[in-house]
Overview
This is a predicted complex of two RNAs, RNase P RNA and transfer RNA, with 421 nucleotides together.

RNA sequence: GCGGGAGAGUGGGCGAUCGCUUCCGCAAGGGAGAGGAAAGUCCGAACUCCGCAGGGCAGUGUGCCCCGUAACCCGGGGGCCCGUAAGGGACGGAAAGUGCCACAGAAAACAUACCGCCGAAAGGUAAGGGUGAAAAGGUGCGGUAAGAGCGCACCAGCGGGUCGGUAACGGCCCGGCUUGGUAAACCCCACACGGAGCAAGGCCAAAUAGGGGAACGCUUGAGGACGGCCCGUCCGAUGUUUCCGGGUAGGCCGCUCGAGCCCCGGUGAAAGCCGGGGCCCAGAUGAAUGAUCGUCGCCCCGGUUCUUCCGGGGAACAGAAUUCGGCUUACAGCUCACCCGCGACG
RNA sequence: GGCGCGGUACCCAAGUGGUAAGGGAGAGGUCUGCAAAACCUUUACGCGUCGGUUCGAUUCCGACCCGCGCCUCCA
Repeated sequence: GCGGGAGAGUGGGCGAUCGCUUCCGCAAGGGAGAGGAAAGUCCGAACUCCGCAGGGCAGUGUGCCCCGUAACCCGGGGGCCCGUAAGGGACGGAAAGUGCCACAGAAAACAUACCGCCGAAAGGUAAGGGUGAAAAGGUGCGGUAAGAGCGCACCAGCGGGUCGGUAACGGCCCGGCUUGGUAAACCCCACACGGAGCAAGGCCAAAUAGGGGAACGCUUGAGGACGGCCCGUCCGAUGUUUCCGGGUAGGCCGCUCGAGCCCCGGUGAAAGCCGGGGCCCAGAUGAAUGAUCGUCGCCCCGGUUCUUCCGGGGAACAGAAUUCGGCUUACAGCUCACCCGCGACG
Repeated sequence: GGCGCGGUACCCAAGUGGUAAGGGAGAGGUCUGCAAAACCUUUACGCGUCGGUUCGAUUCCGACCCGCGCCUCCA
């Protein structure tokens, strides 16, 4: 210099004024007030309600091994595979069964034979050509009419033994000669899983309507309208009065102190765990967390040669809604830490 | 806030591992005096985006983008 591989942190500071939400206070006033992802709602839980004798089927999910964790489709370490390496990997089983493998090709899996090779022929053969993403173990030597695990050596795979390892797996020895791919196709094996979700769920509780009870009244009229009152006129039985319980509007609880945060020590290879000390950090519900100004810091442009000074401009993704642990995705600028391969020069 | 469904050409819409049917609209032509209707022909771009599995993905898997629907309580 070129190419490649992996990250971690931070997410402007201070002050003033005017506002918003909430808490304390009689008041004056004072305290607190978004994030690393609050996001996607992809996993796992807490919590609540419903269901449930026990077991099974179906369905869904996970999928090398060990450990961590409340739990996990999470994390750490190891194994195996890929990669020259840094590093990366949804990684059980295709030698249980079924299905599929377009086109091309002889044949795509109970094998088969177009050209070729051998042979007088019957026939043998699968070395070579050719097709394809993939062709019935691979390479080499021997062997043969030509060939072929037909024999042998090495390699890959499978089975058995033995040693090491908690295990995945690895080393060595032996055996037979080999069984295409696809399970993010059905499936098999092992393990796990009841359903819904804070608009869960609980409490208080208007008006109107509706339900139930009681009293009065049903043409000899309870009651209502007109009216200040009486008379009167009209309406009137699906009525009037009162009580009870449910629910709606509305309000309250759930609701924020929690698998919490920070520091130190111990332990472990790590994820993490244990102990001690300190801290309190939104809880709103048509839903607050804002705006302006000053100043300092960062970046860009210009006045000058960045040395200072002056002027102008810029600063991401986004934004709580029951809570927590993860994963994934988005992210300007700045800071920190890098690692590997190749080439050239010294 | 929670839960669920969908995205295929300009519009409607089938398909579900092997190069995507059909209808309407559009364009050109036949017919006609001119049109409409009818008939014939037809281009180009299309499976929301990006990755993965696979020889091969619209289809299977994952992440993201966009659109739509349902959800107080009682009976």
Annotation: Model confidence (mean pLDDT): 79 of 100. Rfam match: Bacterial RNase P class A. Rfam classes the family as a ribozyme.